[in-house]
RNA sequence: GAGUCGGCCGGGCGGCCGCGUACGGACUCGAUCCGUCCGAGGAACGUCCGGACUCCACAGGGCAGGGUGCUGGCUAACGGCCAGUCGGGGUGACCCGCAGGAAAGUGCCACAGAGAACAGACCGCCGAUGGCCUCCGGUCGCAAAGCCGGUCGCACAGGUAAGGGUGCAACGGUGCGGUAAGAGCGCACCAGCGCCCGGGGUGACCCGGGCGGCUCGACAAACCCCACCCGGAGCAAGGUCAGACAGGGAGAGGCCGGCCCGGCCGCAGACACUCCCGGGUAGGCCGCUGGAGCCGUCGGGCAACCGCCGGCCGAGAGGGAUGGCCGCCGUCGACACCCUCGGGUGUCGUCACAGAAUCCGGCGUACAGGCCGACUCAC
Numbered sequence: 001g002a003g004u005c006g007g008c009c010g011g012g013c014g015g016c017c018g019c020g021u022a023c024g025g026a027c028u029c030g031a032u033c034c035g036u037c038c039g040a041g042g043a044a045c046g047u048c049c050g051g052a053c054u055c056c057a058c059a060g061g062g063c064a065g066g067g068u069g070c071u072g073g074c075u076a077a078c079g080g081c082c083a084g085u086c087g088g089g090g091u092g093a094c095c096c097g098c099a100g101g102a103a104a105g106u107g108c109c110a111c112a113g114a115g116a117a118c119a120g121a122c123c124g125c126c127g128a129u130g131g132c133c134u135c136c137g138g139u140c141g142c143a144a145a146g147c148c149g150g151u152c153g154c155a156c157a158g159g160u161a162a163g164g165g166u167g168c169a170a171c172g173g174u175g176c177g178g179u180a181a182g183a184g185c186g187c188a189c190c191a192g193c194g195c196c197c198g199g200g201g202u203g204a205c206c207c208g209g210g211c212g213g214c215u216c217g218a219c220a221a222a223c224c225c226c227a228c229c230c231g232g233a234g235c236a237a238g239g240u241c242a243g244a245c246a247g248g249g250a251g252a253g254g255c256c257g258g259c260c261c262g263g264c265c266g267c268a269g270a271c272a273c274u275c276c277c278g279g280g281u282a283g284g285c286c287g288c289u290g291g292a293g294c295c296g297u298c299g300g301g302c303a304a305c306c307g308c309c310g311g312c313c314g315a316g317a318g319g320g321a322u323g324g325c326c327g328c329c330g331u332c333g334a335c336a337c338c339c340u341c342g343g344g345u346g347u348c349g350u351c352a353c354a355g356a357a358u359c360c361g362g363c364g365u366a367c368a369g370g371c372c373g374a375c376u377c378a379c
Stems, first nucleotide, its partner, number of pairs: 001377009011329007019039002022036005041353001045364002048362005053234004065230005070084005085099001086097004100225002105223002107219001109217001122164002124160003129157002131154002135150005172190006191215001193212008238286004247277005253265004293312004298307003330351001332349008
């Protein structure tokens, strides 16, 4: 000088005014006044995942549906975190990974290309073999034709996946042999796959050796298969106290008493009265914040995390408060002036993202500016 990773802060102090809960007090009793305490965040945000809590459902098992997906651990739980494995990137510190199964089955592989999954012949190569053709020889024969053999050609049948070309992908790579030309057709080495053996590891997996057939493409965030997990709704959950008006409906018996007698009250008229519906509605209160809490020492563990001890209390609303102004200091910037050229002074501006609503653990996203630590590379 360039970078990598981790942790932290998120303007400070003072004054005045204002807002909300709780507590205390006052009165003119009202969401009033006075005083005291406390009063947003690292993300309170998005509401993506997991739990606590509440109500409903539920014998057990299965189907359907949804989710997760290398291994081991942590945790109340998780799709989170930690430690590792494997793969990829970087000179490196380090970073990234939607990382089970494609030799169970089905499906799909655009465009281009001849051919895209038990492949394919467009160009090219070959054309040994068969066919056609030229010539030569032989044979029978007077001759021609035929037949047999050879040969110059053709590229007709066909052979060929080495080479070209297309493509994300063309059915292992290099070399030698082989062949008409070629080809794992054969061989050597390498890569890959499968099986077996030995060693290490809790495990994912790693190291070493042998054998095999020569090679078996990709996609599972396509269906699917395998393993594991999952009942539903959510604090407007839910609990508790409990109305009023309109309107509608019902009412003759009840009490004392084991029973009878007896006694008392009431109705048998409207009004009235009582009860029910309206309605467990409106509304009030609870749930509501002390908790898988925070801080510190020590101990266990590589770590995530766990444990012991001590200390602390830090918003709880009307689903509505948490702000404003001024002064001094600070950060950064612009301008002016001064000098010892690195700063000083002054003026003006700037200080982000955002903001509780049942609570908690994560993840993701936003963020002016700044601080600390560890490490890497180059000089």